This is a predicted structure of a 530-nucleotide part of an RNA (small-subunit ribosomal RNA, 5' domain) from an uncultured bacterium.
The coordinates come from a structure-prediction model, not an experiment, and the mean pLDDT is 82.
Rfam family: Bacterial small subunit ribosomal RNA. Its family is annotated with structural constituent of ribosome and ribosome in the Gene Ontology.
The full RNA is in RNAcentral, with records from ENA, Greengenes and SILVA.

Context: one part of a larger RNA
């Protein structure tokens, strides 16, 4: 001298951008953060109109009002089955010294929902069970027992192959185990309707996304030196999408290690980021990509995909409700409280963009996302006026004191601007695009065109006029390193101090004033890092 996710004193005019629990992965009150699909399905409940029989009034005895009942049809609304999504999106850094993570290679050892292309195909039947009613148990949470019902829900059968098994031929190929074109019998295995727009099923392929294995690279400590029995390794064999001691049973005694194993400590990696002329030290907030975790520890379950942050189950601690018998819970999502700390922010608006889920669509849900609010914590900019003006003014301070010097063109005064600021008026961009309507082209699914309609932030940004120097400077430092000096107090006292080092009666180093230096909307102190 740079730098920070910084704090602390003093001070403080804007508005752009980006930032903001480093501490306690501590404990959370309360709202809010994942739904949607009636174009999958029986129901239920509303409204509306049309029919049909009844009851009641009014009478004109065959109308007309009225009322529940019922039945058709339209339409909205859903609690429940069922689809899809809840495995993304958002937090955090506790574990982890590991194939975590980073490069780089491989999988002839492997999966992949929605999407996207080609082929084929959507066939006959059946069951069940949520709701609903009925009974009943319980404080509740909640459950049990009858009856009865649908489906794109469960089931069985049929057809099926380039799918999967077996047996079998086996060009050719490699990397030892292996791998295999084209082939040949057998065997097994699908579907779902809704209603015209979407959809199921099986099969190749892609395309995303994932699993796995190796090279090499990833912090200190020898005041850790030996370590190890599923341990290394065959052979079979379970298991898994898939290899594998991943897991067993036999049978071998291996395997690892001074090139640091084992232990112990510590740590999430990288892209990057600070520094430095670079070599290299330091660090890993914000952001992007990986990777754990989800009160603590174990478990699977459905899934195309979790051993699943707002799922389930067990067990633990902690909290809470209780009728003591039994339950509810999980902010390391968004605000937000407490508590801990030197410390770190609003119980805000829209879904308008931009993405995501669902849905044919309209559209719904999104504390992702955009934005608004608070903070000099950061950067880069704007301004606190400009010009003129000497009787060098008053007034402070200083000296060699009737007088000089300096504060100083600095005021005063006079002409000027008006960025800001306060009023007033005007007023976007972000809307690219879909959406309804209408017309063309085209041929069943898109594209063209007019046309409407959709701004949270916002009456913002941004212009324009008016008024008027008006509304806007401080902090530190002046012995030397270090740019800047005098007086007056004080008297080894008070105190100063980053390093030498000042102070004991003329202190340029305490303290106060003038007056100088630096830097400025900030200056200085700690704290670290290079």
């Nucleotide at each position: 001298g740079g730098a920070u996710g910084a704090a602390c004193g003093c001070u403080g005019g804007c508005g752009g951008c980006g930032u903001g629990c480093u501490u306690a992965a501590c404990a959370c009150a309360u709202g809010c953060a994942a739904g949607u699909c009636g174009a999958a399905c029986g129901g239920a409940g509303c409204u509306u109109a049309a029919g049909a029989a009844g009851g009641a009034a009014g009478c004109u005895u065959g109308c007309u009002u009225u009322c529940a009942u019922u039945u058709u049809a339209a339409g909205c609304u859903u609690a429940g089955u069922g689809g899809c999504g809840g495995a993304c999106g958002g937090g955090u850094g506790a574990g982890u010294a590991a194939c975590g993570c980073g490069u780089a290679u491989c999988c002839a050892a492997c999966c992949u929902a929605c999407c996207u292309g080609u082929c084929a195909c959507u066939c006959a039947g059946g069951a069940a069970u949520a709701g609903c009613c009925c009974g009943g148990u319980g404080a509740a949470a909640a459950c049990c027992g009858g009856a009865u019902u649908a489906a794109c829900u469960c089931c069985u059968g049929a057809u099926a192959a380039u799918a999967u098994c077996a047996u079998u031929a086996g060009a050719g190929g490699g990397c030892a185990u292996c791998u295999g074109a084209c082939g040949a019998u057998g065997a097994u295995u699908a579907a779902a309707g809704u209603u015209u727009a979407c959809g199921g099923u099986g099969a190749c392929a892609g395309a995303u996304g994932g699993g796995g294995a190796u090279g090499c690279g990833u912090c200190u400590g020898a005041u850790u030196a030996g370590c190890u029995u599923g341990u290394u390794g065959g052979c079979g064999g379970g298991g898994u999408a898939a290899c594998g001691g991943c897991c067993c049973a036999c049978c071998a005694a291996g395997g690892c290690g001074a090139c640091g194993a084992u232990c112990a400590g510590u740590a999430g990696g990288g892209g990057u980021u600070c520094u430095g002329a670079g070599a290299g030290g330091a660090a890993g907030g914000u952001c992007c990509c990986c990777c754990a975790c989800a009160u603590u520890g174990g478990a699977a379950c459905u899934g195309a995909g979790a051993c699943a942050c707002g799922g389930u189950c067990c067990a633990a601690a902690c909290u809470c409700c209780u009728a003591c018998g039994g339950g509810a819970g999980g902010c390391a999502g968004c605000a937000g409280u407490g508590a801990g700390g030197a410390a770190u922010a609003u119980u805000g608006g829209u879904c308008a963009a931009u993405g995501g889920g669902c849905g044919a669509g309209a559209g719904c849900c999104u504390g992702a996302a955009c934005c608004a609010g608070c903070c000099a914590a950061g950067u880069a900019g704007c301004g606190u006026g400009c010009a003129g003006g000497a009787u060098g003014a008053c007034g402070g301070c200083c000296c060699u004191a009737u007088g000089g010097g300096u504060u100083g063109u600095a005021a005063a005064c006079u002409g000027c601007u008006u960025u800001u600021a306060u009023a007033a008026g005007g007023g976007a961009a972000u809307a690219a695009a879909g959406u309804g309507a209408g017309u063309c082209u085209c041929g069943u699914g898109a594209g063209a065109c007019u046309u409407u309609u959709u701004g949270c932030a916002u009456g913002u940004a941004c212009c324009u006029u008016a008024u008027g120097a008006a509304u806007a400077a401080g902090g530190a430092c002046c012995g030397g390193c270090u740019a800047a000096u005098u007086c007056c107090g004080u008297g080894c006292c008070a105190g100063c101090a980053g390093c030498c080092g000042c102070g004991g009666u003329a202190a340029u180093a305490c303290g106060g004033a003038a007056g100088g230096u630096c830097c400025g909307g900030g200056c200085g102190u700690u704290a670290u890092c290079c």